Annotation: Small-subunit ribosomal RNA, 5' domain from an uncultured bacterium, 506 nucleotides, folded computationally. The prediction has a mean pLDDT of 86. It matches the Rfam family "Bacterial small subunit ribosomal RNA". The RNAcentral record of the full RNA draws on Greengenes.
[in-house]
Context: one part of a larger RNA
C1' cells in the first nucleotide's frame, strides 16, 4: 500500500450498479417451490335448448357449451438448494471406444391388417379411531393380449469382396429362424398421432496419459488380492460377479495409514515469477433427517417418489399411523455477523396442449442494510468595522478568519402541482416494475458533516488538568510539578457519507 460475502466504534443527505447465515449438512410452525392434455377413454356434474310422458312438482330422451374424481399420455431425472462426504480418473487437459445407450428434436425409407380379455372410475355389501383397506358385479380408450404382413432389423450358417496397430471390421448376395403398430380432431382437404428401419444432433456411461495439500515422529500394504480359463451379468469392457488353475500385484519417482480439502474458469495480490484463494457468475462432481435397497422409466439407483431399519418430532379410539425447508419466504437456536411469512407471470427461459391457455418462489421485480464500487450533493459570487464571541499573550497584541452578519445571485439534490415512457415482439391487445424513470413549472439557501490524528517513523502546537497516579501505546517509547505523547479546550492536519479499529491473504 492493495483486497474483502466482512465485524465492531462514532456518524450519516440522495442516486445508479451489485452483494448479503463463512458459525448449527442444527431443529422446524404456517403458506406456496410440477403439473398439464376433454383434440386418447368411459362416467359424473352444472347451464341452454330439444322431443315424449306428466299427478303440471317433476321424470326420461337427443344435442350443445363449460367442469373434472378415475383410466391413459407426456413431464416430474430438467429448473431450484447446499458443499457433509470424496485425495479419487472426482476434477482439469489432452487422446480413446473396432467394446456402449440415447425420450422429445431433426432428414430420410417403409408401414399402419384383423381380433380377443380385462381393470379403475360407479354401483352394492363391508372392516377401521384415523391412515387406509376388502369382497361382489358392470364397463372404455392411444391401457393391456394374442393373429397377419416384414421393406428392414436381430440372431445362427456358409460364400465372395475391401480393410485395420491387435482383438478385428465394413459391404454384397443366399436360404433358414425370431420380431410390429392407434388412434384422434374436421363437412372435406389435410392435420396432430401411432410401429419397424437407416443418417444427424443433443446428452449420458466406460477405458487411458499428464497434473492434482500435509505427515516418513506412518515402511511395508495386498486374498478377488494379481493374472488365465470358463460360465454369469449390463446398453457396454473389465475379478463387476462366480467356479477352477497359476502365485502374482503395489512400494523409498513414497505404497499403506494419518490428518485437511469439493475440482475448475476464475479472483485477490505482485513489475513479473510466484503466493493466497474457489463468496457472487460459468462448467464439473457429490448430497437431500442417518445408513441400506431396488422399482419405474430413454434417462434415477429419484430433494418436494416407493420399501426396509435407526435418531427425532407429531396424532391416537393405544389396535396403529403421519412427516423431512443443504427450494423461497419465515420461526427457536448457534453466532461477532448476514435480508420481506412482499408483487408478477408483462419480459426472458422451461413442462403439458393442435390452439385457447394453466402451472413455474426458474426468472424479471419491488422492500431491508453505507455491506461494496462509481456519481452527486450539504451552495455560488461580492463582502474589514478585520464586529461580537472563543482561545492565547510579552497585554501591544496574534488568532479562529471573508469565516459570519450583510448584499446580489442560483435550483443539483428538495417540496408541491401537471404530463409520462423505452422495455410489447406482431395489425391489434397484452407492463408486475410505476404514475417509476424522465420533462416542464413553481417555492425557497432553506432539509443534508462527520470521523480519525497532530513526540518520532508520519502531514499536523498551544494552554489548563494530572503528577510513575489516571492514562496511553503499531514499534522506539510517554507519565515521578513548566508533559507538543494522558484527559479536556482553542488551533492546526488527513480523508469524507463516511472515518476509525480489529481479524484475514498478497
Nucleotide at each position: 500500500g492493495a483486497a474483502c460475502g466482512a465485524a465492531c466504534g462514532c456518524u450519516g443527505g440522495c442516486g445508479g450498479c451489485g452483494u448479503g447465515c463463512c458459525u448449527a449438512a442444527c431443529a422446524c410452525a404456517u403458506g406456496c417451490a410440477a403439473g398439464u392434455c376433454g383434440a386418447a377413454c368411459g362416467g359424473g356434474g352444472u347451464a341452454a335448448a330439444u322431443a315424449u310422458c306428466u299427478u303440471c312438482g317433476g321424470a326420461u330422451u337427443u344435442u350443445u357449451a363449460c367442469u373434472u374424481a378415475g383410466u391413459g399420455g407426456c413431464g416430474a431425472a430438467c429448473g431450484g438448494g447446499u458443499g457433509a462426504g470424496u485425495a479419487a480418473c472426482g476434477c482439469g487437459u489432452g487422446a480413446g471406444g473396432a467394446a456402449c445407450c440415447u425420450g422429445c428434436c431433426u432428414u430420410u425409407c417403409a408401414g399402419u391388417g384383423g381380433g380377443g380379455g380385462a381393470c379403475a372410475a360407479c354401483a352394492g355389501u363391508u372392516g377401521g379411531a384415523a391412515a387406509c383397506g376388502a369382497c361382489u358385479g358392470c364397463u372404455a380408450a392411444u391401457a393391456c393380449c394374442g393373429c397377419a404382413u416384414g421393406a428392414g432389423a436381430c440372431c445362427a450358417c456358409g460364400g465372395u469382396u475391401c480393410u485395420g496397430c491387435a482383438u478385428g471390421g465394413a459391404a454384397c448376395a443366399g436360404g433358414g429362424g425370431u420380431u410390429a403398430a392407434a388412434g384422434g380432431a374436421g363437412a372435406a382437404a389435410u392435420c396432430c398421432g401411432c410401429u419397424c428401419g437407416a443418417g444427424g444432433g443433443u446428452g449420458a456411461g466406460c477405458u487411458c496419459g499428464c497434473g492434482u495439500c500435509c505427515c516418513a515422529u506412518u515402511a511395508g500394504a495386498u486374498a478377488g488380492u494379481u493374472g488365465g480359463u470358463g460360465a454369469g451379468g449390463u446398453a457396454a469392457c473389465g475379478g463387476c460377479c462366480c467356479a477352477c488353475c497359476a502365485a502374482g500385484u503395489c512400494u523409498g519417482c513414497g505404497a499403506u495409514g494419518g490428518g485437511u480439502a469439493g475440482c475448475c474458469g476464475a479472483u485477490c495480490u505482485g513489475a513479473g515469477a510466484g503466493g493466497a484463494u474457489g463468496a457472487c457468475c460459468g462448467g464439473c462432481c457429490a448430497c437431500a433427517u442417518u445408513g441400506g435397497a431396488a422399482c419405474u422409466g430413454a434417462g434415477a439407483a429419484a430433494c418436494g417418489g416407493u420399501c426396509c431399519a435407526g435418531a427425532c418430532u407429531c396424532c391416537u379410539a393405544c389396535g396403529g399411523g403421519a412427516g423431512g425447508c443443504a427450494g423461497c419466504a419465515g420461526u427457536g437456536g448457534g453466532g461477532a455477523a448476514u435480508a420481506u411469512u412482499g408483487g408478477g407471470c408483462a419480459a426472458u427461459g422451461g413442462g403439458c396442449g393442435c390452439a385457447a391457455g394453466c402451472c413455474u418462489g426458474a426468472c424479471c421485480c419491488a422492500g431491508c442494510a453505507a455491506c461494496g464500487c462509481c456519481g452527486c450533493g450539504u451552495g455560488a459570487g461580492g463582502g474589514a468595522a478585520g464586529a461580537a464571541g472563543g482561545u492565547u499573550u510579552u497585554c501591544g497584541g496574534a488568532u479562529c478568519g471573508u469565516a459570519a452578519a450583510c448584499c446580489u445571485c442560483u435550483g443539483u439534490c428538495c417540496u408541491a402541482u401537471g404530463g409520462g415512457a423505452c422495455g410489447a415482439a406482431g395489425a391489434a391487445g397484452u407492463g408486475a416494475c410505476g404514475g417509476u424513470a424522465c420533462c416542464a413549472u413553481a417555492g425557497g439557501a432553506g432539509g443534508a458533516a462527520g470521523c480519525c490524528c497532530c513526540g518520532g517513523c508520519u502531514a499536523a502546537c498551544u494552554a489548563c488538568g494530572u503528577g510513575c497516579c489516571a492514562g496511553c501505546a503499531g514499534c522506539c517509547g510517554c507519565g515521578g510539578u513548566a508533559a507538543u505523547a494522558c484527559g479536556u479546550a482553542g488551533g492546526g492536519g488527513g480523508c469524507g457519507a463516511g472515518c476509525g479499529u480489529u481479524g484475514u491473504c498478497c